Predicted 3D model of a 371-nucleotide RNA (Bacterial RNase P class A) from a Balneolaceae bacterium.
The model forms 94% of the base pairs in the Rfam consensus.
A source record names the gene rnpB.
The coordinates come from a structure-prediction model, not an experiment, and the mean pLDDT is 77.
């Protein structure tokens, strides 16, 4: 300097004119006017998770149903976050005859259990899990010869497939095979390190009967429902009738407890649909500083702040100059033209996911050059 990747931040500015709206102050009989302080995001989107809050009078247990799934920590909680462990893939280096191992970097979502049971693996293939002999290889016999048939042995080489009875090397064999040995892999036991997932070392065993659990299932942990169109209060207005019976937060059962015919539930019918609150962000709150921690984050009677509340839905329009980017011209200065992203609060907060013109910063790896 270039390339690749990860993370974070910004995402228009200034001025003038006109317009809308919340709160405060003042004026006006009213209408309305004047002044001051404010007014849409990093995702406001999706509505995928979790909660605060509200109501259903509540509470407990079991079953059903649903969700999550490596370890530890953070958090109000989460299917979220941080740091680790294992595995797979790629890149670089290194040890080895080889298989394979070790170190570093990057990426990853689905990472509890297949010896508890059941089920599925199309087609192809000889055979798809209590799973094998298609091409072959070897021995013997017969025919009769560039070969064929039969019997027996075999699964190393090859084929089919997503997947085919662990791998490399050596020995051995009629030919082969964990058949034997060494190493790697696997399983078991014990010891050490670690909070733990796990890792390392030693020893033993020829050890394989595959894959799929976002298949049914098993195990562990957790879970009431509905949602601001939740709800609270006030005003206005009407008209109740029929049927049933104990009722009580998604289902079933049991228990405690509460209410109960002026009750509860269902069906049909009538009236109303207006106002205020909820509704602003006093909060699991924001900014700064210090301390602790690898970090997420926590602590501090430390300092400072409160920054939209609309209700058919305000938060804007025009003009000028500038900023940034692209194209063209120019020796340079500079000039001309074009573009300026995704997008808009509706109870609030913590996450996840998706969209995004352009700009800035930090870190990591690789390549080239120079010192």
């Nucleotide at each position: 300097a270039g390339a690749u990747g990860u993370u974070u931040c910004c995402g228009g500015g200034c001025a003038g004119c006109c317009g809308c709206u919340u709160c405060c102050c003042g004026a006006u009989a009213a209408g309305u006017c004047g002044g001051g302080a404010g007014g849409a995001g990093g995702a406001a989107a999706g509505u995928c998770c979790g909660a605060a809050c509200a109501c259903c009078a509540a509470c407990g247990a079991a079953c059903a149903c649903c969700a999550u799934g490596c370890u530890u920590c953070c958090u109000a909680a989460c299917g979220g976050g941080a740091a680790g462990g294992g595995g797979u893939a790629c890149c670089g280096g290194u040890c080895u005859c080889a298989a394979g191992g070790c170190c570093g970097g990057u990426a990853c979502g689905a990472c509890a259990g297949c010896c508890a049971g059941u089920g599925c693996c199309a087609c192809a293939g000889a055979a798809a899990a209590c799973a094998g002999a298609c091409u072959g290889c070897c021995a013997c016999g017969c025919c009769g010869u560039u070969g064929g048939c039969g019997u027996g042995g075999u699964a190393a080489c090859g084929g089919u497939g997503a997947a085919a009875a662990g791998g490399u090397g050596a020995g051995g064999u009629a030919a082969g095979a964990g058949c034997u040995c060494a190493c790697c892999g696997g399983c078991c036991a014990c010891g050490c390190a670690g909070u733990g997932a796990u890792g390392c070392a030693u020893g033993g065993c020829g050890c394989a009967c595959g894959g799929c659990a976002a298949a049914c299932c098993u195990c562990a942990u957790g879970g009431g429902g509905u949602g601001c169109a939740a709800g609270u209060u006030c005003a206005c207005g009407c008209a109740g009738a029929u049927u049933g019976u104990g009722u009580g937060c998604c289902g079933u059962u049991c228990g405690u407890c509460a209410c109960u015919a002026u009750a509860c539930a269902a069906u049909c019918g009538g009236g109303u649909g207006g106002a205020a609150c909820g509704c602003u962000c006093a909060g699991a709150u924001c900014u700064c500083u210090g301390c602790a921690g690898u970090g997420a984050u926590g602590c501090a009677c430390g300092a400072g702040g409160c920054c939209a509340g609309a209700u058919a839905a305000a938060u804007g329009g025009c003009u000028g100059c500038c900023g940034u980017c692209c194209c063209g011209a120019u020796c340079c200065c500079u000039c001309g033209g074009g573009a300026u992203a995704c997008a808009g609060a509706a109870u609030u907060c913590g996450g996840c996911u998706u969209a995004u013109a352009g700009g800035a910063a930090a870190c990591a790896u690789c390549u080239a050059u120079c010192u």

Rfam family: Bacterial RNase P class A. From the family's description: Ribonuclease P (RNase P) is a ubiquitous endoribonuclease, found in archaea, bacteria and eukarya as well as chloroplasts and mitochondria. Rfam classes the family as a ribozyme.